[in-house]
Molecule: FMN riboswitch aptamer (RFN element)
Organism: Paenibacillus contaminans
């Protein structure tokens, strides 16, 4: 230093206040929230004087990934059966599905920056939920470290 194997920690936020109602954080005013890489003209350290470098930092809605949810596959186990095998069952692996932006500024250059206006947001339960209760003391993109091996 990484293209390898393991280990260890972490790894998600939100309905203030009010109206109807027996009865809603679920309906209406209103409020408030933004996982993970990547992109990048913000912002900041440093070096240095080149008009450069490097390092941190900057998108819910641009790519892309995760997680809900479904499918297809049965190793490993469980049951049956002398038996070749049948049957179950997903935690692994391979699919599918997977939400939403304009408008003006500046500018070679921006769906990122500045301003203004909008939209998104599984599945179950219940008075209809991005916020509550559940599945979840789960899972996890992916971050940090540590050991080995390589080079």
């Nucleotide at each position: 230093g990484u293209g390898g194997a393991c280990c260890u920690u972490c790894g998600g936020g939100g309905c203030a206040g009010g109206g109807u109602g027996a009865a809603a954080u679920u309906c209406c005013c209103g409020a408030c929230c933004g996982g993970c890489g990547g992109u990048g003209a913000u912002g900041g350290u440093u070096c240095c004087u080149g008009u450069g470098a490097a390092c941190c930092u900057a998108a819910g809605c641009c790519c892309g990934c995760g997680a809900c949810u479904c499918g297809c596959u049965a190793a490993a186990c469980g049951c049956c059966g002398u038996a070749u095998g049948g049957c179950g069952c997903a935690u692994g692996g391979c699919g599918a599905c997977u939400g939403a932006c304009u408008u003006g500024g500046u500018g070679c250059g921006a769906u990122u920056c500045c301003a203004a206006g909008g939209c998104c947001g599984a599945c179950g339960g219940u008075a209809c939920a991005g916020u509550c209760c559940g599945g979840a003391u789960g899972g996890g993109a992916g971050a940090a470290g540590g050991u080995c091996g390589c080079a």